A computed fold for a 477-nucleotide part of an RNA from Bacteriovorax sp. RL1S2-S, annotated as small-subunit ribosomal RNA, 3' major domain.
The full RNA is in RNAcentral, with records from ENA, Greengenes and SILVA.
Its mean pLDDT, the model's own confidence on a scale to 100, is 84.
[in-house]
Context: one part of a larger RNA
RNA sequence: UGACGGGGGCCCGCACAAGCGGUGGAUUAUGUGGUUUAAUUCGAAGCAACGCGCAGAACCUUACCUAGGCUUGAAAUCCUGAGAAGAUCGACCAAAAUUGAUUGUGCUCUUCGGAGAACUCAGUGACAGGCGCUGCAUGGCUGUCGUCAGCUCGUGUCGUGAGAUGUUGGGUUAAGUCUCGCAACGAGCGCAACCCCUAUCUUUAGUUGCCAGCAUUAAGUUGGGCACUCUAGAGAGACUGCCUGGGUUAACCAGGAGGAAGGUGGGGAUGACGUCAAGUCCUCAUGGCCCUUAUGUCUAGGGCUACACACGUAAUACAAUGGUGCAUACAAAGGGAAGCGAUCUGGUGACAGUUAGCAAAUCUCAAAAAGUGCAUCUCAGUCCGGAUUGGAGUCUGCAACUCGACUCCAUGAAGUUGGAAUCGCUAGUAAUCGGAGAUCAGCACGCUCCGGUGAAUACGUUCCCGGGCCUUGUACA
Numbered sequence: 001u002g003a004c005g006g007g008g009g010c011c012c013g014c015a016c017a018a019g020c021g022g023u024g025g026a027u028u029a030u031g032u033g034g035u036u037u038a039a040u041u042c043g044a045a046g047c048a049a050c051g052c053g054c055a056g057a058a059c060c061u062u063a064c065c066u067a068g069g070c071u072u073g074a075a076a077u078c079c080u081g082a083g084a085a086g087a088u089c090g091a092c093c094a095a096a097a098u099u100g101a102u103u104g105u106g107c108u109c110u111u112c113g114g115a116g117a118a119c120u121c122a123g124u125g126a127c128a129g130g131c132g133c134u135g136c137a138u139g140g141c142u143g144u145c146g147u148c149a150g151c152u153c154g155u156g157u158c159g160u161g162a163g164a165u166g167u168u169g170g171g172u173u174a175a176g177u178c179u180c181g182c183a184a185c186g187a188g189c190g191c192a193a194c195c196c197c198u199a200u201c202u203u204u205a206g207u208u209g210c211c212a213g214c215a216u217u218a219a220g221u222u223g224g225g226c227a228c229u230c231u232a233g234a235g236a237g238a239c240u241g242c243c244u245g246g247g248u249u250a251a252c253c254a255g256g257a258g259g260a261a262g263g264u265g266g267g268g269a270u271g272a273c274g275u276c277a278a279g280u281c282c283u284c285a286u287g288g289c290c291c292u293u294a295u296g297u298c299u300a301g302g303g304c305u306a307c308a309c310a311c312g313u314a315a316u317a318c319a320a321u322g323g324u325g326c327a328u329a330c331a332a333a334g335g336g337a338a339g340c341g342a343u344c345u346g347g348u349g350a351c352a353g354u355u356a357g358c359a360a361a362u363c364u365c366a367a368a369a370a371g372u373g374c375a376u377c378u379c380a381g382u383c384c385g386g387a388u389u390g391g392a393g394u395c396u397g398c399a400a401c402u403c404g405a406c407u408c409c410a411u412g413a414a415g416u417u418g419g420a421a422u423c424g425c426u427a428g429u430a431a432u433c434g435g436a437g438a439u440c441a442g443c444a445c446g447c448u449c450c451g452g453u454g455a456a457u458a459c460g461u462u463c464c465c466g467g468g469c470c471u472u473g474u475a476c477a
Base pairs, nucleotide, nucleotide: 001477002476003474004473005472007471008470009469010468011467012466013465015461016460019425020424021423022422023421026316027315028314029313030312031311032310033309034307035306042053043052064302065301066300067299068298069297070296073127077126078125079123080122081121082120083119086103087102088101089100090099091098107116108115109114129291130290132289133288134287138285139284140280141279142278143276145274150189151188152187153186154185155184156165157164158163169180170179171178195268196267197266198265200236201235202234203233204232205231206230209226210225211224214223215222239262242256243255244254245253246252318418322377323376324375325374326373327372328371334365335364336363339358340357344353345352346351384415389410390409391408392407393406394405395404431453432452433451434450435449436448437447
């Protein structure tokens, strides 16, 4: 100087407390361990691995296994020889591969001999290739402490020196934020602000958007209008600016006015010096080592989907604040051309046929759902719950057996609110309800985004956990 303490002081955080809803019990989905297997590819491991890499394993992917092949190789550069390339029809095979026949000559230059480009085949070696090893050789990227308020430097001063001071102290803040003081005076990286979205208003613009008044219609449908909504450009607005009180006359704090918004208005992006030899050589790049008729490469089939069991994360429930039937209302955001697909017709349905419109504020996906009204069920393993299984189908796709999703009929399991323990959340949040998107031929209970309805509680900081500052002890570095 640090680190540590079941030392002290001050302070903060859904850290506790106060509340609300869960997990732990059931079934299923999914990931992991284990076991099994020819293979169940590999990585991730307390928080910070386990719906993680995977924004989507039937083939492909695919790295694994079995079998059949290849060896200058599937792809790249160079050299030599031959032939343009290509097209058609076979044989063999699971395919890859192997092999036969027919056809066919182009482009550029030309001294008409030929040469060249592109492509194919054969050969030769230089080389290729490796998701092989090492993340404890590395770059890059990422997680974490933590959006915590810290981490440092120059000069000066103090100390023999390691170092100290500044950065400590009195106040204050979300903040090393600001202020006062001070052997310090300044500065840098962080904080804050500048950026984006959102909340109010003005203005510009008025189609594909909107409709107050006037006509018109089944309908903003049409005329007309651009007030209003909205869209998207430019501005305004919030700064402790004003008032009162407190405070050291400061910083600042409490209350008030005005205001759409008030003291960082609410979200996002943004992650200091560093820590964990944290993670990744399987995104990529790369040193070293290793393989080179194989650890490379092609193909078919299988596997990654196994199943006594254990754990994590979710979905659905156990019902009446509910289930079912009929009727009916209100979003936001997003996608669409090998696409979204209205209407009409067929089908109980998944869906099929037909095709209007739309590169979309125009057309379409599209029905929002919870909600509301009426009816019914009356506390039951039930008109709760839907697992499982049988049958029949639809769709995608060369192909749904291993191993897809969905539909209809039948079947109707566990489950009556969950032990010890444990998680999330402080406001448009939790809880609850639906919508969309990426990936994608098909496949979503996962992920990301969007809106609808919309709470309870916080006395307080003694305790648990994590963190910051000062101080103290130490046989630790």